[in-house]
This is a predicted structure of a 349-nucleotide part of an RNA (small-subunit ribosomal RNA, central domain) from an uncultured bacterium. The RNAcentral record of the full RNA draws on ENA and SILVA. Its Rfam family is "Bacterial small subunit ribosomal RNA".

Context: one part of a larger RNA
RNA sequence: CUGGGUGUAAAGGGAGCGUAGACGGCAAUGCAAGUCUGAAGUGAAAGGACGGGGCUUAACCCUGUGACUGCUUUGGAAACUGUGUAGCUUGAGUGCCGGAGGGGUAAGCGGAAUUCCUAGUGUAGCGGUGAAAUGCGUAGAUAUUAGGAGGAACACCAGUGGCGAAGGCGGCUUACUGGACGGUAACUGACGUUGAGGCUCGAAAGCGUGGGGAGCAAACAGGAUUAGAUACCCUGGUAGUCCACGCUGUAAACGAUGAAUACUAAGUGUCGGGUGGCAAAGCCAUUCGGUGCCGUCGCAAACGCAAUAAGUAUUCCACCUGGGGAGUACGUUCGCAAGAAUGAAACUC
Numbered sequence: 001c002u003g004g005g006u007g008u009a010a011a012g013g014g015a016g017c018g019u020a021g022a023c024g025g026c027a028a029u030g031c032a033a034g035u036c037u038g039a040a041g042u043g044a045a046a047g048g049a050c051g052g053g054g055c056u057u058a059a060c061c062c063u064g065u066g067a068c069u070g071c072u073u074u075g076g077a078a079a080c081u082g083u084g085u086a087g088c089u090u091g092a093g094u095g096c097c098g099g100a101g102g103g104g105u106a107a108g109c110g111g112a113a114u115u116c117c118u119a120g121u122g123u124a125g126c127g128g129u130g131a132a133a134u135g136c137g138u139a140g141a142u143a144u145u146a147g148g149a150g151g152a153a154c155a156c157c158a159g160u161g162g163c164g165a166a167g168g169c170g171g172c173u174u175a176c177u178g179g180a181c182g183g184u185a186a187c188u189g190a191c192g193u194u195g196a197g198g199c200u201c202g203a204a205a206g207c208g209u210g211g212g213g214a215g216c217a218a219a220c221a222g223g224a225u226u227a228g229a230u231a232c233c234c235u236g237g238u239a240g241u242c243c244a245c246g247c248u249g250u251a252a253a254c255g256a257u258g259a260a261u262a263c264u265a266a267g268u269g270u271c272g273g274g275u276g277g278c279a280a281a282g283c284c285a286u287u288c289g290g291u292g293c294c295g296u297c298g299c300a301a302a303c304g305c306a307a308u309a310a311g312u313a314u315u316c317c318a319c320c321u322g323g324g325g326a327g328u329a330c331g332u333u334c335g336c337a338a339g340a341a342u343g344a345a346a347c348u349c
Base pairs, nucleotide, nucleotide: 003321004320005319006318007303008302012317014201015200016199017198021194022193023192025088026087028085029084030083031082033081034080035077036076037075038074039073040072041071042070049065050064051063052062053061054060091191092188093187094186095184096183097182098181103177104176105175106174107173108172109171110154115149116148117147118146119145120144121143125136126135162169163168206247207246208245209244210243211242215241216240220236221235222234223233258316259315260314261313262312263311267293268292269291270290271289272288273287274286275285276284277283278282298305299304322349323348324347331342332341333340334339
């Protein structure tokens, strides 16, 4: 390389959009590049294969056949691939009608709670722990009442419930806006699938500039614990957490399961629609799209998966090829940096 694989053994890119490429629905007709077929030429000889023969045999030699799977020219075939022309509607998309949703962005508003400030009442404790101490408090704390300030997060509803490509999204209202779904079948007429490079998005932490800072809290300080305690526990507490703009580009970015299409027993929940029926807040039957459980065939090393496949097939991409060394070194690209991406070898078992 071929092959075999990728839920857990090594292995699915974090996710999407999309270029080249690869692959591609139904039917008609032309061409004949691929494809199939006939013929001709060539494919040197020797060698190799098979048959026969000559040296006493063998090696060796002679002879015949066949092969050299190829190339070139030419005559045909037209099922499939390709390509041209003119079509079709089932794939795909558009339109129309409809309902669902924490999908996104921005602005505004709300209540509970913590903290702080002011004032009143009130007096000696509060807090904290396994037990304590540090800490706060007679300069009046804790508790309680009233008023005010400010920031962050939105109890209940809340649900193996919903939405989103993933990351993710949850108080309420408004504005703008994306997608999916059901129904219809008016329109386009294969416009599709995948997607190397590329571009965009991408939790938390981190970085830059400027704000903000209630609570929490790396670092840090103190008190304990302990043989020690650079920890676990306690009292404090700064970055940070929040906002705007920019950067970073990684995660057990997980369903550890790439995307798409088709097919393959049943049963039972739930969410959003449709259709039909019935004594209609409901129930039954059926159908489409999500999301769960269970399970037959099949698959699997087993665990398990099982119409949301890890089954049966097809297309395209990514990745793996013993452990360590090592996601390291070097080089390159990107980044303000932190670092990220790409990514070995010696050696060793």